[in-house]
Context: one part of a larger RNA
Molecule: large-subunit ribosomal RNA, domain IV
Organism: Candidatus Undinarchaeales archaeon
RNA sequence: CCCAGUUAAGGGAAUUCGGCAAAUUAGCCUCGUACCUUCGGAAGAAGGGGUGCCUGCUGUCCAUAUUCAGUAUGGAAUAGCAGGUCUCAGUGGCUAGGAGGAUCGGACUGUUUAAUAAAAACGUAGGGGCCUGCAAGACCGAAAGGUUGUGUAUAGGUCCUGAUUCCUGCCCAGUGCGGGUACGUGAACUUUUCUUUCAAGAGAAGGAAGCGCCCGUAAACGGCGGGGGUAACUAUAACCCUCUUAAGGUAACGUAAUACCUUGCCGCUUAAUUGGUGGCUUGCAUGAAUGGAGCAACUAGGUCCUCGCUGUCCCUAACUGGUAUCCG
Numbered sequence: 001c002c003c004a005g006u007u008a009a010g011g012g013a014a015u016u017c018g019g020c021a022a023a024u025u026a027g028c029c030u031c032g033u034a035c036c037u038u039c040g041g042a043a044g045a046a047g048g049g050g051u052g053c054c055u056g057c058u059g060u061c062c063a064u065a066u067u068c069a070g071u072a073u074g075g076a077a078u079a080g081c082a083g084g085u086c087u088c089a090g091u092g093g094c095u096a097g098g099a100g101g102a103u104c105g106g107a108c109u110g111u112u113u114a115a116u117a118a119a120a121a122c123g124u125a126g127g128g129g130c131c132u133g134c135a136a137g138a139c140c141g142a143a144a145g146g147u148u149g150u151g152u153a154u155a156g157g158u159c160c161u162g163a164u165u166c167c168u169g170c171c172c173a174g175u176g177c178g179g180g181u182a183c184g185u186g187a188a189c190u191u192u193u194c195u196u197u198c199a200a201g202a203g204a205a206g207g208a209a210g211c212g213c214c215c216g217u218a219a220a221c222g223g224c225g226g227g228g229g230u231a232a233c234u235a236u237a238a239c240c241c242u243c244u245u246a247a248g249g250u251a252a253c254g255u256a257a258u259a260c261c262u263u264g265c266c267g268c269u270u271a272a273u274u275g276g277u278g279g280c281u282u283g284c285a286u287g288a289a290u291g292g293a294g295c296a297a298c299u300a301g302g303u304c305c306u307c308g309c310u311g312u313c314c315c316u317a318a319c320u321g322g323u324a325u326c327c328g
Stems, first nucleotide, its partner, number of pairs: 002322007010314002014312001019309001027051005036041001038163001052085009061075006086090001098307007105299002110122002126161007137148004165293003169224003174221002176217005183212003189206006225243005252286001253283001264280006
């Protein structure tokens, strides 16, 4: 030097990507407790006070004595009152929450990369679509047979979404899927004509599914425009014209875990903020179960702020134990 600890005046996050690490807090009794909320919670919210020992007394209970009531004596546990007493300090050791505010994600308990990832990933209750009437549907198997299930549509399988709340717009042109089909196409095959000595061969008619064609279907895969003009300041455009599409993005949200320009603009927060948050929003390239928005509770999840606290730091120092090293 290093490892594991202990303690530090004054300052108190100036450290750092970031309070990482450490410190603070801590048990029990008691007072008191906000926003918000799905009325359950939030909540141990926050924030106060008490706590040892000695003596005496009181309440609750039991036993004994006494004539009932009662009284007296003794005892265990517990709650309380009064007086006294000591320390800097009474949960004196051990044990034992730091707190609050805002925001993002996921509703929650749960699960996961055995040995670098515990999460916003998976799951979940709830919602929805599709298949299936049972000798079914789906799965395993070459088959026999088996599973779902000794279940029967309030059931089983499969796919998507992901509690609750408010909602879930338009498009069936493309790709799928389902249904229909006068007509066209349509293999083998059948019939038949021609040809060939016989065959081979060539043609015609009939001909299933499928395709063409028609209809439906988006909580199926998916998709959801451009240009020009216009109001009595300016600006903007309820309005008009035009091209074009299957339809031209509705509600809601929005510089976002999504925004290139971007450190957008404004307010708050700071002495100072590429941060955070609240608005605005022409959204490079949000958007509705590929779910949209919002939410109490929860979270070893991400981000920001405040109080407390501290050797993280200013700025290091000393001590305890141990390894290495050196000497023996």